[in-house]
This is a predicted structure of a 75-nucleotide RNA (transfer RNA) from a Chloroflexota bacterium. The coordinates come from a structure-prediction model, not an experiment, and the mean pLDDT is 81. The sequence was found in a public genome assembly.
Order: sequence, then structure tokens, then C1' cells
RNA sequence: GGGCCGGUAGCUCAAUGGCAGAGCAAGUGACUCUUAAUCACUUGGUUGAAGGUUCGAGUCCUUCCCGGCUCACCA
Repeated sequence: GGGCCGGUAGCUCAAUGGCAGAGCAAGUGACUCUUAAUCACUUGGUUGAAGGUUCGAGUCCUUCCCGGCUCACCA
């Protein structure tokens, strides 16, 4: 340098172009002598960045950034 995969909540990951979600974590409450466990509820998002297409983009197109895999080059 080329090719491929990935980037979405604090973490791990979903979402057929049509209301952005789950589990864990966190907070509050119930329960409990207390803690833990369990149960219920709640908070939590610039969907990597900038453009484009579209009535409508996390999703499609272009460029860029970051991470990983692989090939080539060098020696």
C1' cells in the first nucleotide's frame, strides 16, 4: 500500500429503508435483623465523522477517522 470485517447506552450485542432495543451494570423501591440473592420500576443514545440518495437512513452510496484479520512490499 491492496482486500475483507467491525465501530449503536457505562460493557457485550440486536434492530427487513418505516417509533433506536435487549442482557449485564447503575439508580429507586419491595423483601430481609443486616448484607447477598430474588422481584418490580426507572435513568441512560450526536447509531465513529462529514457529505449524498430518499417522503423517510443505524441500514443504501462517496470520502475520511479508529480497531481487527489477511495479502503484498522491504529486509